The RNA shown here (Bacterial RNase P class A) has 369 nucleotides and comes from Peptococcaceae bacterium UBA2264. The coordinates come from a structure-prediction model, not an experiment, and the mean pLDDT is 77.

Parts: sequence; structure tokens; C1' cells
RNA sequence: GAAGUUAAUCAGAUGAUCGCGGGGACAAGAACCGAAAGGUUGUCUCUGAGGAAAGUCCGAGCUCCAUAGGGCAGAGUGCUGGGUAACGCCCAGUAGGGGAGACCCUAAGGAAAGUGCAACAGAGAUAUACCGCCAGGCUUGAAUAAGCCUGGUAAGGGUGGAAAGGCGAGGUAAGAGCUCACCGGCAGUCAGGCGACUGGCUGGCCCUGCAAACCCCACUUGGAGCAAGACCGAAUAGAGGAGCCAGGAAGCUGCCCGCUUCGCUCCCGGGUAAGGUCGCUGGAGGCUAUCGGUAACGAUAGUUCGAGACAGAUGAUCAUCACCUUCGGCAAGAAGGAACAGAACUCGGCUUAUAGAUUGACUUCGCUU
Repeated sequence: GAAGUUAAUCAGAUGAUCGCGGGGACAAGAACCGAAAGGUUGUCUCUGAGGAAAGUCCGAGCUCCAUAGGGCAGAGUGCUGGGUAACGCCCAGUAGGGGAGACCCUAAGGAAAGUGCAACAGAGAUAUACCGCCAGGCUUGAAUAAGCCUGGUAAGGGUGGAAAGGCGAGGUAAGAGCUCACCGGCAGUCAGGCGACUGGCUGGCCCUGCAAACCCCACUUGGAGCAAGACCGAAUAGAGGAGCCAGGAAGCUGCCCGCUUCGCUCCCGGGUAAGGUCGCUGGAGGCUAUCGGUAACGAUAGUUCGAGACAGAUGAUCAUCACCUUCGGCAAGAAGGAACAGAACUCGGCUUAUAGAUUGACUUCGCUU
């Protein structure tokens, strides 16, 4: 200097004028809107959309069912250890794979509980002999060759993604883990590690793949959701019908048990009319420092309060500076550009979209010293 890997930050700034929403303090208690509940209006001050607010994919907080449980089904996760309120998330490892490397990826429990699938090709897909090799016999005057029959064979060739351990040597009539060395798997044993697992030694034990097929195993798991729900105001019609009826009915995603309540469920009909307030933002919160931990993260101390809208605010104009592109020999200057995208109860994640700029650590190559 270049090419990469990985982690993080910003997502324009300042000022003025005008216009909107909210909080706080003070003043007023009058006026206006409204059927009511309730709301609006003054002065000063503070503040007002993201890193993803998106997807609604996970997990929770919170609310109700509900006074409150157990089991099954169903669903989810799936190497080990840790973190967390929890998670399918994060951190650190192990195994396998990719990369020259920094690093990255994994749907990573079980095929010896059972069932099932493996198209086509091929002789054959837990099975088999197509071509071939070997031994014996027969035909031929003899031998070679050729043909046929019997037996042996699975090393060679072919088909295939895969032919049931691999490669090499010995051995054999020809072959075969038949034997040996090395490697792989499996089993046993010793050592290390919390563990996943790793290493050593011994043993010819060799039993395909698929569970992102059904299934088995381990762990977890009520449901519905802020349009949840609570309160206030206003209005109203039930002589209505049907069913069950305490050995009953109703209540929970489904089923069973248990528990609670005492009448309940369904149909038809009527009123309120798109009323108001709360929920609604002080939190598993943010920031800083110290300590512990490889880390994720935790503890302690200090400090801080950064939108709460509701037919739905956060805008417009001007000026200057900053960033990027083009022109300009440089400079000055000029012109243009700036992505993805808008809170709606809140938080922890994941995933997706994304112009431009910046920083740290690490890997590799080249050059110079």
C1' cells in the first nucleotide's frame, strides 16, 4: 500500500420566523362545548417518530376467563456447559463440513423398540451371479481353441448416489478378513475433562442409507388478547318461545378427573350509537464508574426521566456549516444529491430492507527499513 474477516457507531448540525401535540408551574373558577359524565381556553417553561418504528416469527410483563388444580391428547425444542424474567435468543466449547487464513455453516438425541421408503439402471438394493475366474467331466484323432454340464467363487469388469468395511501384501485350484500391516467403524478397558468428547491399549467383532419419513426418548407447555379490561354518564321491553333440571346444568382450545356456582343454555324481540375517563408510559429502564467473570452477563454506587396521539400531532420557509458526486491544473467557486423508511400497551430477541460516512481488532500478499 492492497485484498479480506469480524465487532461497533452515526443516520446530518445550528439559528430565526410562522404553525401543531403533550408534560410541569402559576393564574382564573369566569366564559364556551355537551343530555350527562366530562372537555376546551391564559402566562412562563420543558419536550415531541427508528435502527429497523417493518414482519407479526418467538418469549414475556400486564388484563380477563377464574376460586383454583392434576392427567391425556395436541404443540414446541433437540450436541454439552453457562447467561437470562423467559425464549426457538445470547456466550463459551465439542463433533462434522467449507476456506490458504482470520473466520463461517450445521435440521448436531435414537436406525440394536417397531413400521415404512430407496425411482430408473442393473443379475441383484440384507440381496445376488450378467460378463468373468478356477476345478472336474463330456464332444473333437491329439493338443490349443470352441461348445455344453456339474461344483466352487464374489477379488476383476459393467449398472448405479450407494453393491455392505477401504487400500496394499501374503495366501489360494481360483478367491474371500482367510491371514498380516495401516486406516475406519464397533466393543471392552485405562487416563483427562462438570460435560459434549479426546487420547492410549486390546480384540477380526464388521451388523447400507433415510427419522427435513411415521415413530421412540428427554425437556418445556392452560386459553384469549389493549378492539384485553376497569370506571362514569345516558337510555331501555321482555306477562315471548324451546331445552335440561341436583343421579342436573353452566364455567376452561379438545377429552377425563377434580373444583366452584345455583338455576343455566339457545332462539326471537327491544334500548344505548358510534359518549367520556383510565388502562397509556418510572420500566426485568437509560447513562457513568468500580468489582467479579474467558465471555454472555451479574453485583454495588452515583446520576437521569428523552412522544403518549385518538380521524389520529412531531410541519413549512430562510440562512450558514458538515458529507457525497460532477466541472474546475490546485484552490476559490458553481451545479446537483442524500438510502430503507412514520410510534399506537410495553419490553427481550430473531428475520427482512437499507444511500453514505467513521472506528477498533485480526488474516493474507507486495514493497521498504